[in-house]
């Protein structure tokens, strides 16, 4: 330099053919308990970035950034 794949919450991962972004753990609050743990309930937090297509984009298209693999 070229080719391919990937990027969703603090972490790990879903989202069927484009149609309300979920789940688990972690974290916070509460209940329970003499206290902690356990258990139960509630809550906050996310689509790498900039554009395009569309009534509607995590999903499709293009640029850029980052990571992984391959070629030279």
């Nucleotide at each position: 330099u070229c080719c391919g794949g990937c990027g969703u919450a603090g972490u790990g991962u879903a989202a069927u053919u484009g149609g309300c972004a979920g789940c688990a753990c972690a974290c916070g609050c509460g209940a329970c308990u003499g206290u902690c743990c356990c258990u139960c309930g509630c809550g906050g937090a996310g689509u790498g970035u900039c554009g395009g297509u569309u009534c509607g984009a995590g999903u499709c298209c293009g640029g850029c950034c980052g990571c992984c693999g391959g070629a030279g």
Transfer RNA from a soil metagenome, 72 nucleotides, folded computationally. The coordinates come from a structure-prediction model, not an experiment, and the mean pLDDT is 80. Its Rfam family is "tRNA". The family's RNA type in Rfam is transfer RNA.